[in-house]
RNA sequence: CGAGCAGGCUGGGCGGCCGCGGCGCGCUUCGGGCGCGUCGAGGAAAGUCCGAGCUCCACAGGGCAAGGCGCUUCGUAACGCGAAGGCGGGGCAACCCGACGGAAAGUGGCACAGAAAACAACAGCCUACGUCUCUUUCGGGAGGCCGGCAAUGGUGAAAAGGUGCGGUAAGAGCGCACCAGCGGUCUGGUGACAGAUCGGCUACGCUAAACCCCGCCUGGAGCAAUCCCAAAUAGGGGAACUAUGGAGUGGCCCGCUCCGUUCCCGGGUUGGGAGCUAGAGGCGCGCGGCGACGCGCGUCCCAGAGGAAUGGCCGCCUCGGGGUUUCGACCCUCAGACAGAACUCGGCUUAUAGGCCUGCUCGACUU
Numbered sequence: 001c002g003a004g005c006a007g008g009c010u011g012g013g014c015g016g017c018c019g020c021g022g023c024g025c026g027c028u029u030c031g032g033g034c035g036c037g038u039c040g041a042g043g044a045a046a047g048u049c050c051g052a053g054c055u056c057c058a059c060a061g062g063g064c065a066a067g068g069c070g071c072u073u074c075g076u077a078a079c080g081c082g083a084a085g086g087c088g089g090g091g092c093a094a095c096c097c098g099a100c101g102g103a104a105a106g107u108g109g110c111a112c113a114g115a116a117a118a119c120a121a122c123a124g125c126c127u128a129c130g131u132c133u134c135u136u137u138c139g140g141g142a143g144g145c146c147g148g149c150a151a152u153g154g155u156g157a158a159a160a161g162g163u164g165c166g167g168u169a170a171g172a173g174c175g176c177a178c179c180a181g182c183g184g185u186c187u188g189g190u191g192a193c194a195g196a197u198c199g200g201c202u203a204c205g206c207u208a209a210a211c212c213c214c215g216c217c218u219g220g221a222g223c224a225a226u227c228c229c230a231a232a233u234a235g236g237g238g239a240a241c242u243a244u245g246g247a248g249u250g251g252c253c254c255g256c257u258c259c260g261u262u263c264c265c266g267g268g269u270u271g272g273g274a275g276c277u278a279g280a281g282g283c284g285c286g287c288g289g290c291g292a293c294g295c296g297c298g299u300c301c302c303a304g305a306g307g308a309a310u311g312g313c314c315g316c317c318u319c320g321g322g323g324u325u326u327c328g329a330c331c332c333u334c335a336g337a338c339a340g341a342a343c344u345c346g347g348c349u350u351a352u353a354g355g356c357c358u359g360c361u362c363g364a365c366u367u
Stems, first nucleotide, its partner, number of pairs: 001363010012317007020040009042338001046349002049347005054222004061254004066218005071085005086100001087098004101213002106211002108207003122153002124149003130145006161179006180202002182199007226274004236265006245259004281300008319336001320333005
């Protein structure tokens, strides 16, 4: 200098004029208005995909089904999240990805091709032992049957662990060497696993993001939850079951509780308040930990709207973009990406113009 990888911050500044919402204080003509102070949208506020806090069912247990997760350990209020590691894959590497328990419990699927896709003989090789036929120069030869063979060839993604050597009638882990898998033992590690060694043990492949098996976890509904006040109305009408019954916030069963419950038609109310922002909170420092994170001390209060507020205009500066250039600079455009809280928080996922910073990898050159 170039090409990459991982992470973090930011995503305008200053001034003026006008205009908004909350809270506090003061004044007031008290319907209300005015003044001052102070605070006032995000890294994703988005998707509504997970997990919770909170509220109600409700005093609410057990089981089945159903659903979720799936390597190990740790973190966390919890999680399907995060950290660190293991194994596998990609990359020269920094790093990135993994829907990562089990195929030796069972069932299912694998088109086409191929003899055969899971109890293998299509083309073939051998034929020693046994048997039949023909022939013979009597040494034998040829063919068939019975029998042996997963080595060779073909098909395919995959065909009875792979490659090589020996051996055999011909072959085969039949034997050996090096590998692969599986099992035993020892060592290291909390563990997933790793290493060493022994064993010829090799059960025919893949697929569980197919059914299934195994392990762990799980009440439901949701702020339009729910609670309070005021007001109004039609103490309306009908149907079903009625203790061997009915109801009880997903389904079924048992248990438990209550004594009435459920459905249809019609009428009234559509107002006000709470929930509604002090938190598993932010920031700073120290300690522990590889880390996620935890502990301690200090400090701060940073939106609470209710059809939904923080906006508009002007001037200057700056970043970015475009053009010209005598490389001094000048001109134009002008905040210009994704995008607005609605109970809150921890995550994940998606979108994102531009700028800055930190660490690491590879390549070239120079010293």
The RNA shown here (Bacterial RNase P class A) has 367 nucleotides and comes from a Candidatus Hydrogenedentota bacterium.
Model confidence (mean pLDDT): 78 of 100.
The organism belongs to Candidatus Hydrogenedentota, within Bacteria.